[in-house]
RNA sequence: CAUGCUUAACACAUGCAAGUCGAACGGAAAAUGAUUUCGGUUAUUUUUAGUGGCAAACGAGUGAGUAAUACGUGGGAAUCUACCUCUUGGUGGGGGAUAACUGUGGGAAACCAUAGCUAAUACCGCAUGUGCUUGGAAACAAGUAAAGAUUUAUCGCCAAGAGAUGAGCCCGCGCCGGAUUAGGUAGUUGGUGGGGUAAUGGCCUACCAAGCCUGUGAUCCGUAGCUGGUCUGAGAGGAUGAUCAGCCACAUUGGGAUUGAGAUACGGCCCAGACUCCUACGGGAGGCAGCAGUGAGGAAUAUUGGACAAUGGGGGAAACCCUGAUCCAGCAAUGCCGCGUGAGUGAAGAAGGCCUUCGGGUCGUAAAGCUCUUUCACCCAUGAAGAUGAUGACGGUAAUGGGAGAAGAAGCCCCGGCUAACUCUGUGCCAGCAGCCGCGGUAAUACAGAGGGGGCUAGCGUUGUUCGGAAUGACUGGGCGUAAAGGGUGCGUAGGCGGUUGUUUAAGUAAAGUGUUAAAUCCCCAGGCUCAACCUGGGAGUCGCAUUUAAACUGAAUGACUAGAGUGUGAAAGAGGAAAGUGGAAUUCCUAGUGUAGAGGUGAAAUUCGUAGAUAUUAGGAGGAACAUCAGAGGCGAAGGCGGCUUUCUGGGUCACAACUGACGCUGAGGCACGAAAGCGUGGGGAGCAAAUAGGAUUAGAGACCCUAGUAGUCCACGCCCUAAACGAUGAGCGCUAGACGUUGGAAAUUUUUCAGUGUCGCAGCUAACGCAUGAAGCGCUCCGCCUGAGGAUUACGGUCGCAAGAUUAAAACUUAAAGGAAUUGACGGGGGCCCGCACAAGCGGUGGAGCAUGUGGUUUAAUUCGAAUCUACGCGAAAAACCUUACCAGUUCUUGACAUGGGGAUCGAGGGCUCUGGAAACAGAGUCCGUCAGUUCGGCUGGAUCCCACACAGGUGCUGCAUGGCUGUCGUCAGCUCGUGUCGUGAGAUGUUGGGUUAAGUCCUAUAACGAGCGCAACCCUUGUCCUUAGUUGCUAACGGGUAAAGCUGAGAACUUUAAGGAGACUGCCAGCGAUAAGUUGGCGGAAGGUGAGGAUGACGUCAGGUCAUCAUGGCCCUUAUGGACUGGGCUACACACGUGCUACAAUGGUGGUGACAGAGGAGAGCGAUGGGGUGACCCGGAGCUGAUUUCAAAAAGCCAUCUUAGUUCAGAUUGCUCUCUGCAACUCGAGAGCAUGAAGCCGAAAUCGCUAGUAAUCGCGGAUCAGAACGCCGCGGUGAAUACGUUCACGGGCCUUGUACACACCGCCCGUCAGGUCAUGGGAGUUGGUUCUGCCCGAAGCCGGUUUGCUAACCAUUUUAUGGGGGCGACCGUAUACGGUAGGGUCGA
Repeated sequence: CAUGCUUAACACAUGCAAGUCGAACGGAAAAUGAUUUCGGUUAUUUUUAGUGGCAAACGAGUGAGUAAUACGUGGGAAUCUACCUCUUGGUGGGGGAUAACUGUGGGAAACCAUAGCUAAUACCGCAUGUGCUUGGAAACAAGUAAAGAUUUAUCGCCAAGAGAUGAGCCCGCGCCGGAUUAGGUAGUUGGUGGGGUAAUGGCCUACCAAGCCUGUGAUCCGUAGCUGGUCUGAGAGGAUGAUCAGCCACAUUGGGAUUGAGAUACGGCCCAGACUCCUACGGGAGGCAGCAGUGAGGAAUAUUGGACAAUGGGGGAAACCCUGAUCCAGCAAUGCCGCGUGAGUGAAGAAGGCCUUCGGGUCGUAAAGCUCUUUCACCCAUGAAGAUGAUGACGGUAAUGGGAGAAGAAGCCCCGGCUAACUCUGUGCCAGCAGCCGCGGUAAUACAGAGGGGGCUAGCGUUGUUCGGAAUGACUGGGCGUAAAGGGUGCGUAGGCGGUUGUUUAAGUAAAGUGUUAAAUCCCCAGGCUCAACCUGGGAGUCGCAUUUAAACUGAAUGACUAGAGUGUGAAAGAGGAAAGUGGAAUUCCUAGUGUAGAGGUGAAAUUCGUAGAUAUUAGGAGGAACAUCAGAGGCGAAGGCGGCUUUCUGGGUCACAACUGACGCUGAGGCACGAAAGCGUGGGGAGCAAAUAGGAUUAGAGACCCUAGUAGUCCACGCCCUAAACGAUGAGCGCUAGACGUUGGAAAUUUUUCAGUGUCGCAGCUAACGCAUGAAGCGCUCCGCCUGAGGAUUACGGUCGCAAGAUUAAAACUUAAAGGAAUUGACGGGGGCCCGCACAAGCGGUGGAGCAUGUGGUUUAAUUCGAAUCUACGCGAAAAACCUUACCAGUUCUUGACAUGGGGAUCGAGGGCUCUGGAAACAGAGUCCGUCAGUUCGGCUGGAUCCCACACAGGUGCUGCAUGGCUGUCGUCAGCUCGUGUCGUGAGAUGUUGGGUUAAGUCCUAUAACGAGCGCAACCCUUGUCCUUAGUUGCUAACGGGUAAAGCUGAGAACUUUAAGGAGACUGCCAGCGAUAAGUUGGCGGAAGGUGAGGAUGACGUCAGGUCAUCAUGGCCCUUAUGGACUGGGCUACACACGUGCUACAAUGGUGGUGACAGAGGAGAGCGAUGGGGUGACCCGGAGCUGAUUUCAAAAAGCCAUCUUAGUUCAGAUUGCUCUCUGCAACUCGAGAGCAUGAAGCCGAAAUCGCUAGUAAUCGCGGAUCAGAACGCCGCGGUGAAUACGUUCACGGGCCUUGUACACACCGCCCGUCAGGUCAUGGGAGUUGGUUCUGCCCGAAGCCGGUUUGCUAACCAUUUUAUGGGGGCGACCGUAUACGGUAGGGUCGA
């Protein structure tokens, strides 16, 4: 400076919001005079209830109704208009009433009745009549007015004309949604006569006619006051209609008239209804959607204020009165605008907070301190404009001057991305956040708090609403092959669009001027409040409508033309359509013949047929349906579709010629016709096939696939149905835009060209890509259809069609952040191709059955410590659980601790052995013996050690391997995994890395928009196999000498074996074949070894959140007289059972007895332990030698010979008893071994499953680590020593290429349906109860109108004469139409 009930047009207490005029009137009252017979009279002034006049129809409020009796805009003719302005004329003479008032009466009240008195600018005649009205052509005839007041100058009054203003009526255009509202209308449309109105008109009435509106959306339903404008937007638009202004409608709901210039009247009347109030119960009163205010409703909206000072309104001659209009004030940060909450200086970078890498950083010149200023607010003083002469509510307000003092004055949101701004703590999928994506499950910049930061600022944030962004309904400005979207196809109506060239016209179109488009608003320029918001003045302008002009284009009218379209003539092609006839092959059936046991069918079978003669075969016949070859990416048709042959009828297209018509054309909403298959109706027909059905199989089941039968149907005629992935997923027509190669039908005459079809590839261009590409999905024009996220939904309800089945049209509630397209990389497939592996196959030996050993699960327990879980846990961590280990349990016990560092004190006698006491021991105590730190300035001085004290701390096999490091398993010793540059693609990505060969290999060669490179492969390393050189002890001994019972025992030797160092050797080297002359491969040569000689070590990018916090390390969390430390005993060794890995067996390839030959690799000092002796034996006594090519463990065993003779045995050895040995503080729980005795299961193992390709499997023994003792396990060593591999179809795993995909946590994926319970939304049903509307009937208030009137009745008239009559009025009654109400039946909507 503006704005302020958006909801209940819900209900309202109280006060106020419309009165005024005495200069229209008679009274009444009061005051002051004069006069008085004191009764009064009279004059003036004031006030005023009533009569009368004007106003009250404006102003103020609200938006219920209204989709047009509205509004906006532009026009029109058949009208009225009080007050106002101008003009003309007039204003004469009479009459009768009535309120007030007085009296009486009724009533609670509101109020009413009656008698009497009275006035007027109230009312009523008469006269006049410019005029006006009616009649009439006119003359004319008839009818029709008035009011006075007074201060004598005015104000009034009547009639008429004109104006202005206001109002009524009519027309064109504009003005929301729904077609799941398609027909509506009887006063309806028009005419004539009459009535009515201020006025036109079916406005009303009688008669006549049958019209009128409607797809350019009538009628119906829903919603809504309209506009100037407002908000938004680049605009076009979209949304909206607060304040202000114009119009309309309404005034408690419905109806009605009266008065009046004007009302069907917000603060008037009558009636009906609902509600409220008063009441004496008889009856009355009321209407805030005026201003305040109250209640209610609601998320939500103010004072029961001041003043008529200004502006305006009503009345009045005026003074003046009235005015909740208005002007002001109050309340509300509700909005807009302006201003303040201080300014300068100030580093010890204060204190304090927060963070920290502990150094510091930050809040931060911020504060304090110092120096200034005083806007606003406060106090004091002065004090307006708004007022032309007076009058100021606001208001002692605005403003001005002075004073004091930094004083009285800052909040809100946010900090993951979008989006400007980051850390700590708490919490631990909890609490919570969230606009979208999403955050939170122990290290949260996302929750909460704090510090810091960012944004805005007297505001800030949220919520709601509208527009924008959204080209997301696309006029400007979108689409329809696959994302949503082309109608199944044609014919054709309305409509839309339309070839060349004249003339006319002026509907569209264009142009200019004029009128209008109210004001305000918006815009521009000025001006006024200190600025601004705001206000004032001036200007400009858009669209629209009307009017005038032009004639290029479109339209209209009228001529002309031939390029579009059609006709004609002549040809040729065709499964185009309809009807009739006809043909052969085949299936089936029937008859007859031949003939005999099967046939048929399948993956294999069975049901089935067949000795009553099938199948097979021959001949004859019947019947129905379909038409092999030709046949083609071929032809025809609008589509559906069309296939033997002949005839008849018939539609369309093509080519050639250029004779004819002269735009006759294109498209096509509705409409009509056609429209596969299946299905329906009626009647035929029925060979084959074949839903349903039956049986047989398959299968867990099999309502299926397979088989055997088999009915509708398939076929024909007629009639329905009207849908398909009716697809080219591509509407029709016309024009234009490189080509290449086929093919069908014509023409020209074969060199090829051209027209019409039908295909493949391809350029430009288009496309999201895929792809399309002269038959476009390119470039353009015309018309139609259709789409607008997914689901709900090819649905519901309603309508139409149908015999039915169903078709067509077609939503919403609700749910949801996606659904979808094309392409990419992976992964996957009971997809394809190629290849490999003890992967299968071929073999050998096992496991699974028994007993035992060992590990695991489970169970048990005080505890049975913990970990490992398909392959990749389970003789695994553990290369040794009696104590210890040990982490577990019970009990006892310690608290700076068993261990580390730091401070203080004391000591230098620290420490160890032995004995004793208590105790289970730890521990506590006593005695005794051994033992006596280093330096030194000689000082406990320095170092060091021990003990004591207090505190920091130690300690944890406590949790998290899903917080981690390190190490490790697996895919897999599989051949792969990537990068740089370039190129291609909008992009993800591709290429390289693919193709052809080859390899054990992404090994190599070659091709190649790729060229190179890296990690992997291979090689380099170790062992072994052959040879050479060197060296020769502890090893060796050929030659020579010595020597023994024998022996390298000895001299000696360096040849051999061997030991251990160094070298050589193998590279497809050479030859031949194959191959691209390559890589390579096959065979051969030589060689100890041949194509990687054999074995080992070596493990790409990565996967499995694989394993390990209990090896170790480590973040975080947790315990701290215990979750830490010590000790004794127990447990890890339990035992109904289940599983894994092994050992020993079941025996004759063997057992037992005897004999006694041949290895390799290792170990040894708290050790290995020889010779000798004892014991049946385990072992014992004793001790040589050996720190090892010297000594020792140490015997190798399978082998060979004899015996047993097929048995639960002379097999097997479990289990148990007794007696011993050894280790060790200690063998009870719980060790190993020996002897004697005992002598279990087991006679080769179901389903299933494991290992192995050569010195391998199998079999045999030996050694070592761990270790006091305790291997059937583990790690090594040698002896003997096989069989088999055709091959890659299949099962498993893997590699490369390709293909499909709705998977990407990647097939252990994804995902469908039923069912159960609960819940939400919707449909239907049986019902209940409302809203709205229509029709018929009944009732019929008030009031208007019409009629009647034996009631009552002042003015006027007549006659008579003081009373009747006439006319009129009032009242009453009757009637038409009508509100509310009632009743009956429909429509529609809905809880």
The RNA shown here (small-subunit ribosomal RNA) has 1391 nucleotides and comes from Candidatus Hydrogenosomobacter endosymbioticus. Its mean pLDDT, the model's own confidence on a scale to 100, is 84.